[in-house]
Small-subunit ribosomal RNA, 5' domain from an uncultured bacterium, 546 nucleotides, folded computationally.
Context: one part of a larger RNA
RNA sequence: GGACGAACGCUGGCGGCGUGCCUAACACGUGCAACUCGCUGCGAUUGAGAGGUGAGCAUCUCACUUCUCAAGAGCGGCGGACGGGUGAGUAAUGCGUGAACAAUCUACCGGCAAGACUGGGACAACACCGGGAAACUGGUGCUAAUACCGGAUAAUCUCCACCGGCGGCAUCGUUGGUGGAGGAAAGUCGGCCUCUGGAUAUGCUGGCGCUUGUCGAUGAGUUCACGUCCCAUUAGCUUGUUGGUGGGGUAACGGCCCACCAAGGCGACGAUGGGUAGCCGGCCUGAGAGGGUGGUCGGCCACACUGGGACUGAGACACGGCCCAGACUCCUACGGGAGGCAGCAGUGGGGAAUCUUCCGCAAUGGGCGCAAGCCUGACGGAGCGACGCCGCGUGAGGGACGAAGGCCUUCGGGUUGUAAACCUCUUUUCUGGGGGAAGAACGUCCGGCCUGUUAAUAGCGGGUUGGGUUGACGGUACCUCAGGAAUAAGCCCCGGCUAACUACGUGCCAGCAGCCGCGGUAAUACGUAGGGGGCGAGCGUUGUCC
Numbered sequence: 001g002g003a004c005g006a007a008c009g010c011u012g013g014c015g016g017c018g019u020g021c022c023u024a025a026c027a028c029g030u031g032c033a034a035c036u037c038g039c040u041g042c043g044a045u046u047g048a049g050a051g052g053u054g055a056g057c058a059u060c061u062c063a064c065u066u067c068u069c070a071a072g073a074g075c076g077g078c079g080g081a082c083g084g085g086u087g088a089g090u091a092a093u094g095c096g097u098g099a100a101c102a103a104u105c106u107a108c109c110g111g112c113a114a115g116a117c118u119g120g121g122a123c124a125a126c127a128c129c130g131g132g133a134a135a136c137u138g139g140u141g142c143u144a145a146u147a148c149c150g151g152a153u154a155a156u157c158u159c160c161a162c163c164g165g166c167g168g169c170a171u172c173g174u175u176g177g178u179g180g181a182g183g184a185a186a187g188u189c190g191g192c193c194u195c196u197g198g199a200u201a202u203g204c205u206g207g208c209g210c211u212u213g214u215c216g217a218u219g220a221g222u223u224c225a226c227g228u229c230c231c232a233u234u235a236g237c238u239u240g241u242u243g244g245u246g247g248g249g250u251a252a253c254g255g256c257c258c259a260c261c262a263a264g265g266c267g268a269c270g271a272u273g274g275g276u277a278g279c280c281g282g283c284c285u286g287a288g289a290g291g292g293u294g295g296u297c298g299g300c301c302a303c304a305c306u307g308g309g310a311c312u313g314a315g316a317c318a319c320g321g322c323c324c325a326g327a328c329u330c331c332u333a334c335g336g337g338a339g340g341c342a343g344c345a346g347u348g349g350g351g352a353a354u355c356u357u358c359c360g361c362a363a364u365g366g367g368c369g370c371a372a373g374c375c376u377g378a379c380g381g382a383g384c385g386a387c388g389c390c391g392c393g394u395g396a397g398g399g400a401c402g403a404a405g406g407c408c409u410u411c412g413g414g415u416u417g418u419a420a421a422c423c424u425c426u427u428u429u430c431u432g433g434g435g436g437a438a439g440a441a442c443g444u445c446c447g448g449c450c451u452g453u454u455a456a457u458a459g460c461g462g463g464u465u466g467g468g469u470u471g472a473c474g475g476u477a478c479c480u481c482a483g484g485a486a487u488a489a490g491c492c493c494c495g496g497c498u499a500a501c502u503a504c505g506u507g508c509c510a511g512c513a514g515c516c517g518c519g520g521u522a523a524u525a526c527g528u529a530g531g532g533g534g535c536g537a538g539c540g541u542u543g544u545c546c
Base pairs, nucleotide, nucleotide: 001546002545003544004543006542007541008540009539010538013392014391015390016389017388018387019385020384021350026348027347028346030345031344032343036077037076041075042074045071046070047069048068049067050066051065052064053063054062055061056060085303086302087301094228095227096226097225098224099223100222101221104220105219109216110215111214112213113212114211115210117151118150119149120148126141127140128139129138130137131136157182158181159180160179161178162177163176164175165174166173167172187208188207189206190205191204192203229275230274231273236266237265238264241263242262243261244260245259246258247257248256278300279299280298281297282293283292284291285290305326306325307324308323309322328339329338330337331336356382358381359380360379364378365376366375367374368373395425396424397423398422405416406415407414408413430483431482432481433480434479435478439473443469444468445467446466447465448464449463450462451461452460453459490535491534492533493532494531495516496515497514501530502529503528504527505526511518512517
C1' cells in the first nucleotide's frame, strides 16, 4: 500500500447492486416450511340443487330412490432420497485431476418389439361391543379396487445341458442353434354406430394408464494412479491382521462376513500415534514465483438432540419417517405418553458483533394431477444495518487593493478571504400535484382454418390465427407540472519518517506515542484557539492476511 462476512469511536443526505451469528453442532415458546390425485383406481359419509315414488293436518314436512355439484377421514398411486440448512465429525470409507467396470444398478422420460386371457380370498373405512385420563388400542361382523394372491400364455428375459462361430484384457466377452425348467399384466375416461330399421356393449375408436424385453438418456455405486497441514520432544505398528481354498452376502468386486490353511502385511520415500482441519472451482495479495484463505455463488462430501439399528422403496440406513438406549423439556387421573429450528421468521443465552415472528406464488423451478388447479419460508420481492462497492448531491456565475468579527503582529500591517453579505441563474435532490410501466409468456376458455387418427363431417391429438383472462413488488421505477438555495459535512492529522505553524495554558505535572522519542518556565511533539494539510458520507482506531 492492498484486502475484510469485520468490530469500536466521532459523524451521517439520497439511490443502485451486493452482503449480514465468524462465538454456544447451546436450549428453544409460537406460526408456517410436502403434499397431491374425487367425471379419469375404490367402496362408504356429509352438505346443496334438480327429478321421481310413497306417507301425513297436502301451504309444507318426512322417508326411499336417481342424477348433478361441492367437501372429504380411510384403502390405493406418485412424491416425502429433490429442494432448503449446517461444518460437528473426517488427514482419508473425503476432495481434486485423470482413468477403469470383461465386477454394477437406474423410478419418472424418449425410441423400438410384443402383450394385457382366466379366476380367488381378504383388510381398512363403516356397524356393534369393549379398554384407556390421554396418546391410542382390542374383539366380532360387512365391503370395493389400478390393493393382494393363484392359474394360463410368452420372448431377443433368467437358469441348466449340448453343438458351433467370432474376439480379447487373467478371470473371460460376444453371438448362432437345439432341448428342458422358471417367470407378466389393470383397468379407467371421452366419443360413435361403420355391419342391419332402432337401441346398446361384450363392438369400434381415441386419451391416460398396465406388463415383458431391448436400446438410449439421466442419476448413482465400486476400483485404480497421482496430489492433499503440523509434531520424530510420536519409531516401531498389525491377528480378520496379509494372502489362499471353499462358501455366505451384495445391484456389483472384495476379509465385506464365515470355516479351514499358510505366516504374512505396513514402516525414516515417515508406518503407528498425537494435534489441527470439511475439500475444490475460486477469493486476497504479489511483476511473477509464491504466500494466505475456502464467507457469499457453484461442484463434491459429511451431519440432522447424542449413540445404535434396520424397515419401506428404483433410490435412504432417511432433517420436518420408524424402532431401541441415553440426556434434556413438557403433559399425566402416576398406570403411561409427547417432542427434536444445523428449514423461514423469531426468543433466551454466549459474544466486540450479525436483520422482519413481512408480501406473493405474478415470474423461474419443483411435487402431484389429462387438465383446471393445489402445495411450495425453494424462489421472486419488500423491510432493517454506511457492513461493502459504485453513482449523485449538499449549489453555479459575478462580487472589495478587501466589511464586521476572530487570530497573529515588529502596531505599519498580515491572515481568515471571493470566503460572507449583495446581484443574477439553475432545481439534480427535496416537498406537493398529475400521469404511469417493462417484467406476461405459457396455460386455459371462446371462434376460424389446416392436418393426423378413425367407419366418422363424433371424439381426441398436432399446427396456425383472432379475441378474452393472469403482477407480490407497486401507484414502485420512470415521465411531467409547481415551489423555493431551499432539506443535506464531517473525521483525522500538522517534530522526523509524512503533505501541513503560530499564539496561549501547563511545567518530567497533566498528558502524547506506530518507530525514533516529546513534557523538568518561551513545547511547531501535551491541552485549547486561529490558521493549514489529507480524505470525504465518511474519517480514524483495533484485529487478521499478503
Its mean pLDDT, the model's own confidence on a scale to 100, is 80. The RNAcentral record of the full RNA draws on Greengenes.